[in-house]
Context: one part of a larger RNA
RNA sequence: GCCGGCGACUUAUGCUAUAUGGCAAGGUUAAGGAACAAUCGUUCCGGAGCCGAAGGGAAACCGAGUGUGAAUAGCGCGAUAUGAGUCAUAUGGUAUAGACACGAAACCACGUGAUCUAUCCAUGGCCAGGUUGAAGCUGCGGUAACACGUAGUGGAGGACCGAACUAGUGCCUGUUGAAAAAGGCUUGGAUGAGCUGUGGAUAGGGGUGAAAGGCUAAUCAAACGUGGUGAUAUCUUGUUCUCUCCGAAAUAACUUUAGGGUUAGCCUCGGUGUAGAGGCAACAAGGGGUAGAGCUACUAGUUUCUUGCGGGGGUCACCUGAUCUACCAAGAGAAGCUAAACUCCGAAUACUUGUUGUUUAACCGGGAGAUAGACAGUGGGGGAUAAGCUCCAUUGUCAAAAGGGGAACAGCCCAGAUCGUCGAUUAAGGCCCCUAAUUCUAGUUUAAGUGGGAAAGGUAGUGAUUCGUCACAGACAGUUGGAAUGUUGGCUUAGAGGCAGCCAUCAUUUAAAGAGUGCGUAACAGCUCACCAAUCAAGACGAGUCGCGCCGAUAAUAAACGGGACUAAAAACUAGAGCCGAAAUCGCGGGUGCAUACGUUAAGUAUGCGCGGUAGGAGAGCGUAGUAUAGGCGGAGAAGGCGUACGGAAACGAGCGCUGGAGCGUAUACUAGUGAAGAUGCGCGGC
Numbered sequence: 001g002c003c004g005g006c007g008a009c010u011u012a013u014g015c016u017a018u019a020u021g022g023c024a025a026g027g028u029u030a031a032g033g034a035a036c037a038a039u040c041g042u043u044c045c046g047g048a049g050c051c052g053a054a055g056g057g058a059a060a061c062c063g064a065g066u067g068u069g070a071a072u073a074g075c076g077c078g079a080u081a082u083g084a085g086u087c088a089u090a091u092g093g094u095a096u097a098g099a100c101a102c103g104a105a106a107c108c109a110c111g112u113g114a115u116c117u118a119u120c121c122a123u124g125g126c127c128a129g130g131u132u133g134a135a136g137c138u139g140c141g142g143u144a145a146c147a148c149g150u151a152g153u154g155g156a157g158g159a160c161c162g163a164a165c166u167a168g169u170g171c172c173u174g175u176u177g178a179a180a181a182a183g184g185c186u187u188g189g190a191u192g193a194g195c196u197g198u199g200g201a202u203a204g205g206g207g208u209g210a211a212a213g214g215c216u217a218a219u220c221a222a223a224c225g226u227g228g229u230g231a232u233a234u235c236u237u238g239u240u241c242u243c244u245c246c247g248a249a250a251u252a253a254c255u256u257u258a259g260g261g262u263u264a265g266c267c268u269c270g271g272u273g274u275a276g277a278g279g280c281a282a283c284a285a286g287g288g289g290u291a292g293a294g295c296u297a298c299u300a301g302u303u304u305c306u307u308g309c310g311g312g313g314g315u316c317a318c319c320u321g322a323u324c325u326a327c328c329a330a331g332a333g334a335a336g337c338u339a340a341a342c343u344c345c346g347a348a349u350a351c352u353u354g355u356u357g358u359u360u361a362a363c364c365g366g367g368a369g370a371u372a373g374a375c376a377g378u379g380g381g382g383g384a385u386a387a388g389c390u391c392c393a394u395u396g397u398c399a400a401a402a403g404g405g406g407a408a409c410a411g412c413c414c415a416g417a418u419c420g421u422c423g424a425u426u427a428a429g430g431c432c433c434c435u436a437a438u439u440c441u442a443g444u445u446u447a448a449g450u451g452g453g454a455a456a457g458g459u460a461g462u463g464a465u466u467c468g469u470c471a472c473a474g475a476c477a478g479u480u481g482g483a484a485u486g487u488u489g490g491c492u493u494a495g496a497g498g499c500a501g502c503c504a505u506c507a508u509u510u511a512a513a514g515a516g517u518g519c520g521u522a523a524c525a526g527c528u529c530a531c532c533a534a535u536c537a538a539g540a541c542g543a544g545u546c547g548c549g550c551c552g553a554u555a556a557u558a559a560a561c562g563g564g565a566c567u568a569a570a571a572a573c574u575a576g577a578g579c580c581g582a583a584a585u586c587g588c589g590g591g592u593g594c595a596u597a598c599g600u601u602a603a604g605u606a607u608g609c610g611c612g613g614u615a616g617g618a619g620a621g622c623g624u625a626g627u628a629u630a631g632g633c634g635g636a637g638a639a640g641g642c643g644u645a646c647g648g649a650a651a652c653g654a655g656c657g658c659u660g661g662a663g664c665g666u667a668u669a670c671u672a673g674u675g676a677a678g679a680u681g682c683g684c685g686g687c
Stems, first nucleotide, its partner, number of pairs: 001687004005682002011097013026051003032045005055062002065077004100238002103235001107228006118202009127192001129161003132157001136153006165189003170185004204220001206216003241621006251264005266369001267367006277360010292345001293343002299339009310328002312325005373398010403414003418590004423586003429580003432564003438577001440576006451566001457551003461548010478535005484508003489503003514529001518527002591611008622675001624672007632664002640659005646653002
C1' cells in the first nucleotide's frame, strides 16, 4: 500500500409538536401488595400524586371576576361555551446527562525515578617518555656589613612537547546509517579548577547548574506512571442502502462579534382558508429632482476683451489740489466654460393608487439550512476613469445546471436533462479539408496574409465623392535660349559690387528679367531661381470628406487564424436563397407527482399541468440480526461458497448447475449493537 473484519446520531428522564389508539369534564395511577407463572412476565388491587375543569394580583387576598385606584370612574388581564382534556405508543425537535465518532496542547491529586546526567560527600585507582630549569643551598668573587655578581647544586610550575586517558576543533563519509549522534583524517588538555572505579546525598514548580533554560534514565520553559477522564475543543476530519416531491443562503440587526452565534428575511411540511390580499400585463391617475441640460435663474469657481470705484507711481505743487500712467484692481458690460454636497429647467425607468384580464398568495404551527460568495452587463464610491483589485446598487449566470457554441475555458452566447426511440424542426454558432452543412447567388472593397493583437502621430497605397485654379489664344513636367540697363542703389564697412547688417525698393530697355530665390567669393567673378520665348501636345495642379489598407510594431523553440490552407477569397461590406446544428421543440411508447372528472371511498381510466439540483425539509420502500404467531422446506441434501444469457424503476430478488454437509426460508407484526470506500481510522488478521 491493497484486501478482509471492526468502525460514528444512542440510551434515560422531562418539555414540546404531529400521528394513532383508550377514556372523556374528566383522564391517569407511582411506589408497594396479591394471584398465576416461575429466568421473561400477565392480570387484579393500590387515587398518594399529576394534568385539566377559573381567573386576577408581586403578594396578602378576592373570585366570574380581579389588579390599579380615593372611586360605585376609566383601563389591563379574564368570564359570559363558538367549551377538551388526559393517558399510552411511535416519530420530529429540544433540555439535562460524555449525548454522532475520533483528536489536543494543558490543569490537579497521589505515587515512581539521580543504574543516564548535574552538583556534592566518603573511600580507592590512574597519568609512557622527553624538555625547560623558579626559590633555596654550596663554592668563588664582592661589601664596613648587607646588597650584588658568577659557577655549580637544586627540582618549582592551573610550565612546555607528547602516548595512555580525556575532550570533541575543522573537513569528509554516513542520513530507510554498521550506529535513534557513529567512522576516517585532523585537533584541545594531558600534575591539574585533572581523569576515573565503587558506595552514598539532593525529586518535579522540586533538584542540580564555572548559566546553555542546560541536565534530572534516547522524555524537560516544569520528568515519568496512574487517577480525576469519555477534561474541554465557537476547530479539522469522518459519518455506512434505494427511489419520489419541493428546494435555499452567502443579506439585515445585535453580539469581547467578525471563519461562531441569536432573531428576521429566504427553503420545506402540516393546518386554516379565499378575493377586500399577492404576482404579471394593458390602460388610467399621481408625486419626484436622478440622467441630461442650463446658469446676467441662485451659490461657488473659471477664460479672453472692454470699462475703471479705489489704490500704487511720476511731475507740478502746499491747495478741500492739479495732471500724467505699457502698474494693481472692486464693480459693471460683451463673449465662453465648470459643479456629488449649484438649479430657471428636466426625462426614461422605478415607485404609489385605481380599473380590466390572468394567475397565486396570506396567516398559524413543526423542521431546517444559511449569514466566507464568484464572475459578467449597467450606474457609482475608493484606487491611478490600474488590477482576475476593493466597496455599494441593479440584472443575469455559476454556486446547486448537465446539453450545443466559444479550439481548449464554473461565472460569456444559446438552452433548463422524467425514461426509451438507428424519426422530425430549429437556437446560438456555422456550411473548402480536418468536421455535420453552399467551393451558393448578386454587387463592391482589400494586396496588407490586412483578415489573424496595439496608441499618439505619419502616409504622392488605393476606391468613392465634393470644391477651386490653369489649359489647343497650347496648360503641367521635360528640353533649348534669354534672365539686361541706370547701378558697385544709399548707409555701414578694411571691403559690402543682388546675396554680413540697416534704409529704401524706384526707373529704363523689353517677349521677359526681383535694387534679387539659393549656392558661391576676402570683395568681385561664377552657377542658379523667379520671370519670358521657342519646342512638344492634352490634360494639369491644389484643397476637403468617406471606405479599405501601410508605417509606428523590440524577448528569448514556430507560438497574436484551433490547424491545413485561403487572394474577382475560404478576408471585409451590402442584399438574398438554402442547409447543418442541442438532452430546446415536435412525433410515438413507458414511468411517476399534483389537480379535476368518472368509478362504491379501493383498484383503475381519462384530461390538464408538472418531474436538473448542493445545504436542507417531506414521503415511499429494499436489505441485515432477533422475537411472536401462522404455514412450510431440508441427507432424494439446509445455511454458506463458485458460476450463470432471468425478473424488478432502484435498494435488490429468483431459477438452474457444481461445491458443501445440517439446518433454513415465507407471510404478518414487533424489537434493534441494522447497511462503509474514505476518518494521515483500529496495539485486529492476510498478502
Source information
This is a predicted structure of a 687-nucleotide part of an RNA (large-subunit ribosomal RNA, domain II) from an Oxalobacteraceae bacterium. Lineage of the source: Bacteria > Pseudomonadati > Betaproteobacteria > Burkholderiales > Oxalobacteraceae. Its Rfam family is "Bacterial large subunit ribosomal RNA". Gene Ontology terms of the family: ribosome and structural constituent of ribosome.